[in-house]
RNA sequence: CCUGCCGGAUGGGCAGUCGCUCCCGCAAGGGGGAGGAAAGUCCGGUCUCCACAGGGCGGCGUGCCGGCUAACGGCCGGGGAAGUCCGAUCAAAGCGGGCUUUACGGAAAGUGCGACAGAGAAGAUACCGCCGUGUCGGUCGAUAAGGCCGGUGCGGUAAGGGUGAAAAGGUGCGGUAAGAGCGCACCGCGGGCGGAGUAAUCCGUCCGGCAGAGCAAACCCCACGCGGAGCAAGACCAAAUAGGGGAGGAGGAGCGGCCCGCUCCGUUACAACUUCCGGGUAGGUCGCUAGAGCCGGGCAGCAAUGUCCGGUCGAGACGAAUGACUGCCACCCCGCAAGGGGCACAGAAACCGGCUUACAAUCCGGCAGGCCUU
RNA sequence: GCGCCCGUAGCUCAGUCCGGAUAGAGCGUUUGCCUCCGGAGCAAAAGGCCGUAAGUUCGAAUCUUACCGGGCGCA
Numbered sequence: 001c002c003u004g005c006c007g008g009a010u011g012g013g014c015a016g017u018c019g020c021u022c023c024c025g026c027a028a029g030g031g032g033g034a035g036g037a038a039a040g041u042c043c044g045g046u047c048u049c050c051a052c053a054g055g056g057c058g059g060c061g062u063g064c065c066g067g068c069u070a071a072c073g074g075c076c077g078g079g080g081a082a083g084u085c086c087g088a089u090c091a092a093a094g095c096g097g098g099c100u101u102u103a104c105g106g107a108a109a110g111u112g113c114g115a116c117a118g119a120g121a122a123g124a125u126a127c128c129g130c131c132g133u134g135u136c137g138g139u140c141g142a143u144a145a146g147g148c149c150g151g152u153g154c155g156g157u158a159a160g161g162g163u164g165a166a167a168a169g170g171u172g173c174g175g176u177a178a179g180a181g182c183g184c185a186c187c188g189c190g191g192g193c194g195g196a197g198u199a200a201u202c203c204g205u206c207c208g209g210c211a212g213a214g215c216a217a218a219c220c221c222c223a224c225g226c227g228g229a230g231c232a233a234g235a236c237c238a239a240a241u242a243g244g245g246g247a248g249g250a251g252g253a254g255c256g257g258c259c260c261g262c263u264c265c266g267u268u269a270c271a272a273c274u275u276c277c278g279g280g281u282a283g284g285u286c287g288c289u290a291g292a293g294c295c296g297g298g299c300a301g302c303a304a305u306g307u308c309c310g311g312u313c314g315a316g317a318c319g320a321a322u323g324a325c326u327g328c329c330a331c332c333c334c335g336c337a338a339g340g341g342g343c344a345c346a347g348a349a350a351c352c353g354g355c356u357u358a359c360a361a362u363c364c365g366g367c368a369g370g371c372c373u374u
Numbered sequence: 375g376c377g378c379c380c381g382u383a384g385c386u387c388a389g390u391c392c393g394g395a396u397a398g399a400g401c402g403u404u405u406g407c408c409u410c411c412g413g414a415g416c417a418a419a420a421g422g423c424c425g426u427a428a429g430u431u432c433g434a435a436u437c438u439u440a441c442c443g444g445g446c447g448c449a
Stems, first nucleotide, its partner, number of pairs: 001370010012329007020033005035345001039356002042354005047230004059226005064078005079104001080102008105221002110219002112215002127161002129157012169187006188210001189208008234286004244277005251265005293312008331342004375448007384401004394432001403419005425441005
């Protein structure tokens, strides 16, 4: 210097013109105006309303240990495991170190599953093989003893072959008819004791020849947590029309104009009409943005984080503003140059803490590999 | 704002609950037979990496997680 992986940060700047929205102001005018994800709505909370004696069944979620936090399935630290690289070793296993990842309770509570292949798939099995023995045949031998080869019956075996993702501890030595934890050494495993640590866990030692392998992102068991709805929550003010209630009220309507007359309704207060009250709708106002806030510094802590001091106010809309154009500069690409092209993902809707996903370009840090120079 | 469902061949659907190895069916398409030609009929074939990616498992269309696309309901 380049490449790969992981982590963190920034997310163009200045000026002008014309607009939009909110606030202050009588006006002129002045001031504020998207993000790291505003996104997906996957978790947790604040807030508001409803429900609520206690217990059980059921449902959903989380799951090594400790800490942080308002809370969390989030974050930090530690442990175990896995992957990769390096080192020591002749080499492997195992050991030490760096980096990365980790949905990591229980398989000895119970149920279930393992297709195909294979002899056998869970407290199993004997296909080839190996070994012993009986028997039959052949052959060597002398028609003997015995040896060798082949077939077959019975038995032993789990070394070797073979199947499979997985074959009932691994490697080596001894041992044996052949074998086998059958015995031994090392490693692994289980249990007891001791030590370190808050704990997960780790280390040492003794005992046990080894015992039930895998799957719980299969049912399930154990521990812990969870009342429901969501700012269209909810609160306040409050038209027109139609209902409801109180008071007044004796007449009202029709016979296309008026009077008489006639008909109907009412006259024990359910009429019309007048007036008052109340609920709810349209509409309006609040909730609404000063908060687990932001910036800087000190202290405690490995860290997440906490605490103290000082400074500061950075959108608040609802048919939903935050835009467009121009000039200069910055960054990237092409080009010898003049110059040309590009500049991401995406946009608040009560608010906050996380997670996940998208993202041009640039910068910083860690690890690994390669090349060049000294 | 809250909640639910679906994605498999060109089209319409099975299979997914409770994982098992070549993923099926009908219609359509292509080729051949039949016919003077076409349709109908008969025979055969092609066509899927199960929306995408990662994980769990010996094994994933099926289980889990995260995305993508589509549809529906309530206030």
Molecule: RNase P RNA; transfer RNA
Organism: Bryobacterales bacterium